[in-house]
Molecule: Group I catalytic intron
Organism: Enterovirga rhinocerotis
RNA sequence: CAUCGGACUUGAAGUCAUUGAGUGCUCAAGGGGAAACCCUUGAUGCAGAACUGCCCAAAUUCGGGGAAACCUUCGCUGGCAAUCCCGAGCCAAGCCCCUCUCCGGGGAAGGUGUAGAGACUAGACGGGCAGCACCUAAAGCCCAGCGCCAGGGUGAAGGGAUAGUCCAGACCACGAACGCCGGAUCCGG
Numbered sequence: 001c002a003u004c005g006g007a008c009u010u011g012a013a014g015u016c017a018u019u020g021a022g023u024g025c026u027c028a029a030g031g032g033g034a035a036a037c038c039c040u041u042g043a044u045g046c047a048g049a050a051c052u053g054c055c056c057a058a059a060u061u062c063g064g065g066g067a068a069a070c071c072u073u074c075g076c077u078g079g080c081a082a083u084c085c086c087g088a089g090c091c092a093a094g095c096c097c098c099u100c101u102c103c104g105g106g107g108a109a110g111g112u113g114u115a116g117a118g119a120c121u122a123g124a125c126g127g128g129c130a131g132c133a134c135c136u137a138a139a140g141c142c143c144a145g146c147g148c149c150a151g152g153g154u155g156a157a158g159g160g161a162u163a164g165u166c167c168a169g170a171c172c173a174c175g176a177a178c179g180c181c182g183g184a185u186c187c188g189g
Base pairs, nucleotide, nucleotide: 008022009021010020011019012018023047024046025045026043027042028041029040030039031038032037051131052130053129054128055127056126061088062087063086064085065084066083070079071078089112090111091110095107096106097105098104116167118166119165120164121163122162132155133154134153135152136151140146141145180189181188182187183186
């Protein structure tokens, strides 16, 4: 660059439709904030939109609680499970503190725990640092207003394994071998 395909994520065997759970947009109420905006709850329909670069890849353990739809039971219940969490321990890079040349120790956030039993690799939708776009603007000012600005905010969710390589299990079809049973000597279950 061209072509093809997809169009919020995920469970319900397939998933057009329908439905459970979550996400965003819109509206409403309550709370926080100077504001932008954020948090909680609810409603309705919709899925248009949701930025870029660099660095990190470790822990991956032991326990515990909840859970819709669906299947099951007359019912209690049981099963599967999207998924919501907690305690202890542990952890890469970056950050804070102690010691301080290093090494080392402690801490906060975040992660692990949390895959279809699971093993491994890579990144990102994760962590860190920058940038970009947009919104707001306290204090301040020759207070009309915001030209300048500290700073703040927005740029969804998915990683309860995402993309892959293996592996495990379930179901269906076909084939082969062995065993058992029945009739019977090559057939059926």